A computed fold for a 103-nucleotide RNA from Oceanobacillus zhaokaii, annotated as Guanidine-I riboswitch aptamer.
The RNAcentral record of the sequence draws on Rfam.
Model confidence (mean pLDDT): 81 of 100.
This record gives sequence, C1' cells and structure tokens, in this order.
RNA sequence: UUGAAUGUUUUCUAGGGUUCCGCAACAAAUUAAUGUUGGACUGGUCCAAGAGAAAACACACAGCUUUUAUGCUGUGCCACGGAGGGAUAAAAGCCUGGGAGAA
Repeated sequence: UUGAAUGUUUUCUAGGGUUCCGCAACAAAUUAAUGUUGGACUGGUCCAAGAGAAAACACACAGCUUUUAUGCUGUGCCACGGAGGGAUAAAAGCCUGGGAGAA
C1' cells in the first nucleotide's frame, strides 16, 4: 500500500425531533365540539446506535454422548473519532462511517 474478515434479524434502551394523537393558549361555537399557534409541551404513535443491551438463527472451533443427528454443552477478541452533507413531517449516537483524521 492492497485484499479479505470482524454475520443477519427481532425486541428494547441512551438519544431524537414534531406528521398524527394528546396537552396548552387564543378565537369561534353553545347541545355543538371546529380552526390557528406551540416540541425552550411531561407524554403515546414514530425514528434509533459499528464502537449500547437481550434473544433467536447462522458460521467457525473445542469437547461430550451415541438412536451419526436440523444431537447436547461451551467459546468467538478489539474499537478514540470531527466538520460538512443526506433522508423522512422533522431531527438524532440513523445513513455517509470500523469513513476523514488521531493513537
């Protein structure tokens, strides 16, 4: 310097904003229940981690048993990180990105 590998999905959390619901204010309306504004409104729906959690499956290795099986058990490391840009209604620890950089 180059290549390969560090698996996938689901549920959740840190976190996130404001399309919808709710809530609040204002204005109408008055047996009706609408509109406007607000996320420096706790919340519900919603989004959400490579470096967060759990589970299932997959793969590799080791061992055990033996009815040789999609069998059972166990193990599977490390990971500091901008700015800018992108999507969605909008934003984010989402994507760009195990990036640029740093050590």